[in-house]
């Protein structure tokens, strides 16, 4: 220096061809003399930055940051 993958919730992954979801953990409440386990409920996310369209994690640009190839 080219290339091409990925970057979603504390944490691990999903959503395919545009209209955000799971299980862990979290907090809360039911139970129980207590905890723990079991149910319930509740809250948490799109790497930044433009573009296009009612609408973008998704589709175009540009930048950062990790991986891998190749010189």
């Nucleotide at each position: 220096g080219c290339c091409a993958g990925c970057g979603u919730a504390g944490u691990u992954c999903a959503a395919u061809a545009g209209g955000a979801g799971a299980a862990c953990a979290a907090u809360g409440g039911u139970u129980u003399u207590g905890u723990a386990a079991a149910c319930c409920a509740u809250a948490a996310a799109a790497g930044u930055c433009g573009g296009u369209g009612c609408a973008a994690a998704u589709c175009c640009g540009a930048c950062c940051g990790c991986u891998g190839g190749c010189u």
A computed fold for a 71-nucleotide RNA from a Patescibacteria group bacterium, annotated as transfer RNA. Rfam family: tRNA. From the family's description: Transfer RNA (tRNA) molecules are approximately 80 nucleotides in length. Lineage of the source: Bacteria > Bacteria candidate phyla. Model confidence (mean pLDDT): 82 of 100.